[in-house]
Predicted 3D model of a 74-nucleotide RNA (transfer RNA) from a Bacteroidales bacterium. The sequence is in RNAcentral, with records from ENA.
RNA sequence: GCCCCUAUAGCUCAAUCGGAUAGAGCGAGAGAUUUCUAAUCUCUAGGUUGUAGGUUCGAGUCCUACUAGGGGUA
Repeated sequence: GCCCCUAUAGCUCAAUCGGAUAGAGCGAGAGAUUUCUAAUCUCUAGGUUGUAGGUUCGAGUCCUACUAGGGGUA
C1' cells in the first nucleotide's frame, strides 16, 4: 500500500428481508423487606447506533468517504 472483520447505554451484547416508542443482562439511583448489612423484589434514569454525507415515504440495517481497533497479504 491493498483486502477482510468490528464500532449500538458506564460495561458485555441483542435488534428477522429496510418498517411499531432501539431492548436485555450487569452496573447506577430510589423504594419495599430486614434491628443493621447482605440477598431478594419493584420502579426510575441512562443512546446524535464511531464521524460526515447520500439513497428512501422510512436507515442501527443499504451506498460513499473518513476515524479507531483487530486480522490477512507482498

It matches the Rfam family "tRNA". It is annotated as a transfer RNA. From the family's description: Transfer RNA (tRNA) molecules are approximately 80 nucleotides in length.
Its mean pLDDT, the model's own confidence on a scale to 100, is 80.
Taxonomically the source falls in Bacteroidales (Bacteria, Pseudomonadati, Bacteroidota, Bacteroidia).